RNA sequence: GCCCCCGUUGUGUAGCGGCCUAGCACGCCUGCCUCUCACGCAGGUAGCGCCGGUUCGAAUCCGGUCGGGGGUA
Repeated sequence: GCCCCCGUUGUGUAGCGGCCUAGCACGCCUGCCUCUCACGCAGGUAGCGCCGGUUCGAAUCCGGUCGGGGGUA
């Protein structure tokens, strides 16, 4: 240089064009419970790397770009 894969709340992940103003687990916050803490229960918190395009509609498809990983002479 070329090719392939990945990027989603603080962390790990689901999603495969409309049911998604995005689910789950852990974390964090509040409340209940408890003499207190822990456990348990209820509620809350915060996210689609960036730019552009396609579409009635994009986390999802396309192009570019940035970052990470792998392959190749």

Annotation: A computed fold for a 73-nucleotide RNA from a Nocardioidaceae bacterium, annotated as transfer RNA. The prediction has a mean pLDDT of 80. Its Rfam family is "tRNA". The family's RNA type in Rfam is transfer RNA. Its family is annotated with triplet codon-amino acid adaptor activity in the Gene Ontology. The organism belongs to Nocardioidaceae, within Bacteria.